[in-house]
């Protein structure tokens, strides 16, 4: 440096739930717990998925409301890609 993750060690992360906070929502953050994870570390670059405040359009009793579209909002614990990394084995 490369490949692999069977067993082990040092450790790490934290789904869901409860409470609190932020947010229009999706979702995020903190505390507790622990479903799981060898990258469940970092980056929204490609695909995918979620949401739709503002905006646009349509309908309407023109008040507004409802519906539709669509990220500039999100998900890295959906897949791929990039970057860097612990231990062990070969």
């Nucleotide at each position: 440096g490369c490949a692999u993750g069977a067993a082990a060690a040092a450790g790490g992360c934290a789904a869901g739930u409860a409470c609190u906070u932020c947010g229009a929502a999706a979702g995020a953050a903190g505390u507790a717990u622990a479903c799981g994870c060898a990258a469940a570390g970092c980056c929204a670059c490609g695909g995918g998925c979620c949401u739709a405040a503002a905006g646009u359009g349509u309908a309407u009793c023109c008040a507004u409301u409802a519906c539709a579209c669509a990220a500039u909002g999100g998900c890295g614990g959906c897949c791929g890609g990039g970057c860097a990394g612990c231990c062990a084995u070969g």
Predicted 3D model of a 90-nucleotide RNA (c-di-GMP-I riboswitch aptamer) from Desulfallas thermosapovorans DSM 6562.
Its Rfam family is "c-di-GMP-I riboswitch aptamer". Rfam links the family to the GO term cyclic-di-GMP binding.
The organism belongs to Desulfallas thermosapovorans, within Bacteria.